[in-house]
RNA sequence: AGAGUUUGAUCCUGGCUCAGGAUGAACGCUGGCGGCGUGCUUUAAGUAUGCAAGAGGAACGAUCCCGAUUUAUCGGGAAAGUCGCGAACGGCUGAGUAAAAGAUAGGAAUCUACCCUUUGGCGGGGAAUACCUUGGAGAAAUUCAGGUUAAUACCGCAUAAGACCUACGGGUGAAAGCGCGUAACUGCGCACCAAAGGAGGAGCCUGUCAUCUAUCAUGCUUGUUGGUGAGGUAAAGGCUCACCAAGGCUACGACGGAUAGGGGGCGUGAGAGCGUGACCCCCCAGAAUGGCACUGAGACACGGGCCAUACACCUACGGGUGGCGCAGCUGGGAAUCCUCCGCAAUGGACGAAAGUCUGACGGGGCGACGCCGCGUGAGGGAUGAAGGCUUUUGGGUUGUAAACCUCUUUUGGUUGGUCCGAGAGGACCAGCAGAAUAAGCACCGGCUAACUACGUGCCAGCAGCAGCGGUAAUACGUAGGGUGCAAGCGUUAUCCGGAGUCAUUGGGCGUAAAGAGUUUGUAGGCGUCUUGUCACAUCUUGUUUUAAAGACCAGAGCUUAACUUUGGGAAGGGACAAGAGAUGGACAGGAUUGAGAAUUUCCGGGGCUAUUGGAACUAUCCAUGUAGGGGUGAAAUCCGUUGAUAUGGAUAGGAACUCCGAGGGCGAAGGCGGAUAGCUAGGAAAAUUCUGACGCUGAGAAACGAAAGCUAGGGUAGCGAAAGGGAUUAGAGACCCCUGUAGUCCUAGCCGUAAACGAUGCUCGCUAGCUGGUGGGAUUUAUCUCAUCGGCGUAAGCUAACGCGUGAAGCGAGCCGCCUGGGGAGUACGGUCGCAAGACUAAAACUCAAAGGAAUUGACGGGGACCUGCACAACCAGUGGAGCAUGUGGUUUAAUUCGAGACAAACCGAAGAACCUUACCUGGGUUUGACAUCCUAUUGUUAAUGCCCUCGCAGAGAUGCUUGGGAAUCAUAUUUAUGUGAAUGGUAGGACAGGUGUUGCAUGGCUGUCGUCAGCUCGUGCCGUGGGGUGUUCCCUUCAGUGGGGUAACGAGCGCAACCCCUGCCGUAUGUUGUAUUUCAUACGGGACUACUCGCCUUAGGCGAGAGGAAGUGGGGACGACGUCAAGUCAGCAUGACCCUUAUAUCCAGGGCGACACACAUGCUACAAUGGAGCCGACAAUGGGUUGCCAAGCAGUAAUGCGGAGCUAAUCCCAUCAAACGGCUUCUCAGUGGGGAUUGAGGGCUGCAACUCGCCCUCAUGAACGAGGAAUUGGUAGUAAUCGCGGAUCAGCCAAGCCGCGGUGAAUACGUUCUCAGGUCUUGUACACACCGCCCGUCAAGUGAGCGAAGUUGGGGGUACCCGAAGGCCAAUUGAUUGGUCGAAGGUAAAUCCAGCGACGAGCACUAAGUCGUAACAAGGUAACC
Repeated sequence: AGAGUUUGAUCCUGGCUCAGGAUGAACGCUGGCGGCGUGCUUUAAGUAUGCAAGAGGAACGAUCCCGAUUUAUCGGGAAAGUCGCGAACGGCUGAGUAAAAGAUAGGAAUCUACCCUUUGGCGGGGAAUACCUUGGAGAAAUUCAGGUUAAUACCGCAUAAGACCUACGGGUGAAAGCGCGUAACUGCGCACCAAAGGAGGAGCCUGUCAUCUAUCAUGCUUGUUGGUGAGGUAAAGGCUCACCAAGGCUACGACGGAUAGGGGGCGUGAGAGCGUGACCCCCCAGAAUGGCACUGAGACACGGGCCAUACACCUACGGGUGGCGCAGCUGGGAAUCCUCCGCAAUGGACGAAAGUCUGACGGGGCGACGCCGCGUGAGGGAUGAAGGCUUUUGGGUUGUAAACCUCUUUUGGUUGGUCCGAGAGGACCAGCAGAAUAAGCACCGGCUAACUACGUGCCAGCAGCAGCGGUAAUACGUAGGGUGCAAGCGUUAUCCGGAGUCAUUGGGCGUAAAGAGUUUGUAGGCGUCUUGUCACAUCUUGUUUUAAAGACCAGAGCUUAACUUUGGGAAGGGACAAGAGAUGGACAGGAUUGAGAAUUUCCGGGGCUAUUGGAACUAUCCAUGUAGGGGUGAAAUCCGUUGAUAUGGAUAGGAACUCCGAGGGCGAAGGCGGAUAGCUAGGAAAAUUCUGACGCUGAGAAACGAAAGCUAGGGUAGCGAAAGGGAUUAGAGACCCCUGUAGUCCUAGCCGUAAACGAUGCUCGCUAGCUGGUGGGAUUUAUCUCAUCGGCGUAAGCUAACGCGUGAAGCGAGCCGCCUGGGGAGUACGGUCGCAAGACUAAAACUCAAAGGAAUUGACGGGGACCUGCACAACCAGUGGAGCAUGUGGUUUAAUUCGAGACAAACCGAAGAACCUUACCUGGGUUUGACAUCCUAUUGUUAAUGCCCUCGCAGAGAUGCUUGGGAAUCAUAUUUAUGUGAAUGGUAGGACAGGUGUUGCAUGGCUGUCGUCAGCUCGUGCCGUGGGGUGUUCCCUUCAGUGGGGUAACGAGCGCAACCCCUGCCGUAUGUUGUAUUUCAUACGGGACUACUCGCCUUAGGCGAGAGGAAGUGGGGACGACGUCAAGUCAGCAUGACCCUUAUAUCCAGGGCGACACACAUGCUACAAUGGAGCCGACAAUGGGUUGCCAAGCAGUAAUGCGGAGCUAAUCCCAUCAAACGGCUUCUCAGUGGGGAUUGAGGGCUGCAACUCGCCCUCAUGAACGAGGAAUUGGUAGUAAUCGCGGAUCAGCCAAGCCGCGGUGAAUACGUUCUCAGGUCUUGUACACACCGCCCGUCAAGUGAGCGAAGUUGGGGGUACCCGAAGGCCAAUUGAUUGGUCGAAGGUAAAUCCAGCGACGAGCACUAAGUCGUAACAAGGUAACC
């Protein structure tokens, strides 16, 4: 010191979150030691038991006990009582208290026991009483009566220096002894009385400071404010009372409400601040709750009293007793300790002292609650052990870590000693044994240090924020490894910081939240020049104060530190004194530039009132005139033959004012427009004159304030909410049309709001310009100048950008208003105003992590401009209707294997499903396997078995058993035969094979598509804060980002074009199987480059026309930029992961992929005469062929068969090479001789095999179909249309498909308005998964929190009245006492405030996939909004 998070990306605004520090903490896991601190924050709830305030015999009398005794007495002790002192301190708590408190600085009208200093005294008497004793009451607590006694107890007398009172004459008021000592006095000490002073303490008064709330304000107050007198107090005072006056406080916040002990300090922060008030210190307040006084120096008294109330306890029921300070207990709570020891230290009370008492205090105990310190070992040690984890199987890592070797001993244990401590015990020193007794917690995707494997599969779960998880999760869980801290570590809660996110330091308000609709003006704030005085602010110096502790600095003591302690110094604040005189201020004097006034001349839809004008409109009347008019996208409702519309004339009425008229004028804003008159306000200019700071702003306040709306009364032509009707539509509560009421208009009054906008408060000063309008002045009529209203803009400057820029959003000054994330909400409640509508003021709960501004790149638009394309248009032929073929869906099925799905799936994968193929189904077999490599064991073989062919049997076959034949067959030891090796079989076992099983959303490769569209980018430079832009835009042109010009760009790359192939023209060479020639084949070359001429535009470049030429981008193909579609394919192949392994593998037979109500797609054949049928006659090209093509010839109606020549092909064959075509004949418009489906019969071919399920031939049969609805396809020339031929696959073929080949051979294109697709530029955008986008509201469901609400419950503070304890005061009384008054608690009553609950009600928020529509974002399809 920053970081994450809004976006596709960017900058800004803005919130949310994190990293730091802290705590009287709590919770989870874990836990070795010591020191110092600290420990009921919640119920100011209740309390068993013990202790926490006594002490004095040197004040007093009497009693008892013990000891010593010399029996005189002496010494010691105890309990109760009288008396004096203390008990008002110490200890606890924070309920109350916003001032009666506190802090700080001052003050005068006071008191003060004990203590200190000083002065003066201490004489002489008296009457009682407790204890005790006698008697009585009571359960007890306690108490009554009689008798007796003492004092430093009590009461007089005397005295009175001070003191007090006073009418200034005078008057009033004291005292106490005790101890030591002495033979006894004197004496010494301690007491005592009166007074003066001090110290310390206490009471009282004043200024200043310090929480929230105005949704508490024309408010509060009646002892209230003041006076006089009296009372009262230690003391001033309405402190109290009587009388008099009517005051006092308040926007600088009274009064009311809420909350809270205050301060020193503490936490945090750079500071300013913000938060806080545990422990320690000071002050205050309280003592179960409320009230009251007594005693006393001091109390209205925590461990005193009286009364009332609540609670608890005892009781003999009559009555009594009690109040957690320390421990402890119960309760509450997330949560907070021992019923410990000691008065040794410090301090306190009493005492002459010894001493006694002291839960203050000093110690110990418990708790990782905090801070601080120490330890859990150190050095060596590589085979880098084992094990774990992982792996690309090589290794890597845990890891010098361990083992092992050497060493040390803090802590703990133990032995001894020294010192300290009341003690418990502790500190220190020395020795002994022993690595021994001692490590966890959190985290590891980013922020944020630290990564892998497995499991899980939007599940389980994580999460501080954004977010992770849907089968390869570094984010979940576990493990290994790592990181951080460490006897702790994390989490939660709270505070400060970061947050400049309330901004004094230090923010903003055109569009992000934010300028009040405007003006006038009160308080307040701020204010020109000059002279003098003052010294209030201000500044300087000094004195004093701001307790100590704490903080800071420097030392010291505990082994260090924490901790403790000594010394030092502030800063800042307050008060007082002295001084200064700039600035502000006050007072006095002067000035004119700010402001204002007068005179003159002008300006204008400024305002108000009255009068008046024409056009238009509507209505009424009259006239002309006839069938329509009106209205719309198109219509209809509507008007019209009872005469409309149209035209002319007359009359009436109301409202608004054409042209002029202009980003022109006026006004504070709202706003103001025919003309004239009257009244009235304002502004400007020029020059002089006058006043002399009179000024600026402006909280509250007042006035004005569009439209709509309201009240009352008028008025009503047109327009026109509501309403009615007609259309549109799925609907149409709308848009469109026909009517039409309020209203719009006037008068009087209310309302007080608008996107009341320049989204820009008012005033003043300063800071380059250029150019207009309006009003005035000067003028030499060029122009200059003042005021005002506009425009431009790289001056500077500002701004997030857009933009602003002398009319600032620049640089400054003054004052006011307003803002602080989005939603909830400008809402609720309360208040004020209003007739109402409503306006103003104005929250919270809850919820989200965004909401937002400007700009960028895309995409999109029922936005715009330009351009292109068989895209439309024009033309030709079709599809959609029929039958059939094929594919798909659906259905069916044991199975109908799988994939492909808008274009870009559907004669597609499939260039050939009867078996095979085949992946599917049924049934039957096999299990190291149908196929590959290898190992182990065993058993064979090498001349007999294995290998190839083959016979027979069983079986559906796989398979098993068996017969015959054929070819081939190694090396070595020893060599008779056998052994060994090699090779090769079988069997068994093991590694493994195998999978058309899943995932094309894990992939490679390949492919489709936009699209053969002209685009897509880069380097350097420049511009911009940046995303990005420029280049690539613009103009011309092109098929083309093709080329040229211009240009902050200059160049380049991938695409385009060209290079390649086929074809069209020519030439050359070669030439068998071809060839008379032309041809043909092969190879090579030429040719076209817009080259030439003319015209046009615009230099360039291009276009048009022409000539020449076979050809003027010649035609076709291959070739497919960056990318898009998570497009297609795991079933062509390859491949990660997962899955199956006597089965999801493999073999076999049969079946299925060929089903059939139906729907779709692609084709074929047709519907006929441009035709069908018969006969005759012509003209091709590409291709293919040895398991093949197959000639001639013969047979058959034919398919075909027999046949066998030729051909490994420019030679032979398919193949007469063809059909459309031409000629002749026939049919004559008919479901016909068109059409051929379907079916029957008979044949042929292929093939183990044509039933499911092949093709062909012949004969017979002879269906639909008579030109195809909505809609839709292809084609721009050798094209469409039409005609046949060939090939791949292939035994055959379901091919009418596909790929090629040639024959014949058209029509049309005005053109780019529209449809579709694409490109470029521009514009809008709330879209970016990008319009198949986004998104609004009702309704339905669930959840949540607030609001209202009949009411109900509880509480607070008052008021009035009743009752009235203790006690005080007053009066009476000799006294006991009595009366009056005040008086706590209690009761009654009506209001008021706060809070809880509340049927139901209205809205709000949230919640993967509900309903209805489509309001907004594009011109969002009726521009949107206020």